[in-house]
This is a predicted structure of a 73-nucleotide RNA (transfer RNA) from Bacteroidales bacterium UBA1757.
It was read from a public genome assembly.
Rfam family: tRNA. By type it is a transfer RNA. Rfam links the family to the GO term triplet codon-amino acid adaptor activity.
Model confidence (mean pLDDT): 82 of 100.
The organism belongs to Bacteroidales, within Bacteria.
RNA sequence: GCCGGAAUAGCUCAGUUGGCAGAGCGACGCAUUCGUAAUGCGUAGGUCGCCGGUUCAAGUCCGGCCUCCGGCU
Numbered sequence: 001g002c003c004g005g006a007a008u009a010g011c012u013c014a015g016u017u018g019g020c021a022g023a024g025c026g027a028c029g030c031a032u033u034c035g036u037a038a039u040g041c042g043u044a045g046g047u048c049g050c051c052g053g054u055u056c057a058a059g060u061c062c063g064g065c066c067u068c069c070g071g072c073u
Stems, first nucleotide, its partner, number of pairs: 001072006010025004019056001027043005049065005
């Protein structure tokens, strides 16, 4: 230099044909317990890597860029 892949909550990851951003774990609160753990219920937590484009509408489609992983030379 070229090719491919990844990027979404604190962590691990879903998100189908473009149409209200989710799960598990973790955190916090309550219940339960003599108390803790476990369990149950609930709450908070998001610039969907960045900048543009298309669209009535973009996490999703298109272009460019940054970072990381792999391959080729």